[in-house]
Molecule: FMN riboswitch aptamer (RFN element)
Organism: Anaerolineaceae bacterium UBA4775
RNA sequence: AAUAACCUUCGGGGCAGGGUGCGGGCCAGUGGCCCAAUUCCCGAUCGGUGGUAAUCCCUUCACGGGGACAGCCCACGAGCGCCAAUCACGGCGCAUGAACCGGUGAAAAGCCGGUGCCGGCGGUGACAGUCCGAAUGAAAGAAGGUUGGU
Numbered sequence: 001a002a003u004a005a006c007c008u009u010c011g012g013g014g015c016a017g018g019g020u021g022c023g024g025g026c027c028a029g030u031g032g033c034c035c036a037a038u039u040c041c042c043g044a045u046c047g048g049u050g051g052u053a054a055u056c057c058c059u060u061c062a063c064g065g066g067g068a069c070a071g072c073c074c075a076c077g078a079g080c081g082c083c084a085a086u087c088a089c090g091g092c093g094c095a096u097g098a099a100c101c102g103g104u105g106a107a108a109a110g111c112c113g114g115u116g117c118c119g120g121c122g123g124u125g126a127c128a129g130u131c132c133g134a135a136u137g138a139a140a141g142a143a144g145g146u147u148g149g150u
Base pairs, nucleotide, nucleotide: 001150003148004147005146006145007144008143009142010141017042018041019040023035024034025033026032027031044130045129046119047118048076049075050074051073055068056067057066058065059064071117072116079094080093081092082091083090099115100114101113102112103111121133122132123131
């Protein structure tokens, strides 16, 4: 230093403001008032993990070294059902979102500019990425450590 086994820790963010009024209440009466959606409408706002850079930062005389950078490019994770099961690990099946235009350039999926688009399940005072719950959960994975042997 690479590598193997094991251990520990870590491992997701988010509706300001306005409108409407399902529904309910009150006065009193054919008219008013009040409550009432983070779910509807306008608007606001958020973006897990690994990979990929022509960009940026640090360092070096230089070669080089180190670090950061994609929700919608490639993958992975998260969901549900069945099987198995003391527990854990696991097996099978289903589901698994969304980007264009312009610029620069030899080259753009990643840069710059613009305009768009997407978002599990159950619940609820009306249809929820943002509220509550499963979840003090799990995982992709990240960091560190121990041991072995080369």